[in-house]
Predicted 3D model of a 70-nucleotide RNA (Fluoride riboswitch aptamer (crcB RNA motif)).

RNA sequence: GAACAAACAGGCGAUGGAGUUCGCCUAAACCGCUCCGGAUUUGCUUGGGGCUGAUGACUCCUAUCGAUUU
Numbered sequence: 001g002a003a004c005a006a007a008c009a010g011g012c013g014a015u016g017g018a019g020u021u022c023g024c025c026u027a028a029a030c031c032g033c034u035c036c037g038g039a040u041u042u043g044c045u046u047g048g049g050g051c052u053g054a055u056g057a058c059u060c061c062u063a064u065c066g067a068u069u070u
Base pairs, nucleotide, nucleotide: 010025011024012023013022016061017060018059019058020057021056032051033050034049035048036047037046038045040043
């Protein structure tokens, strides 16, 4: 690395990984906020602009950003 067999549920919580914990989902849970315009006829969708955050929460690591020191 591949194959076979057996056993075990697993997934999700706006940007990565791990541990702990909480909540949610059973084919769903989940997929941030805001401004302007268009379409539509009120709920979505689409184009452009602006803003926060790597956590659901706590801790750590990594990436990015800012400040200071060497």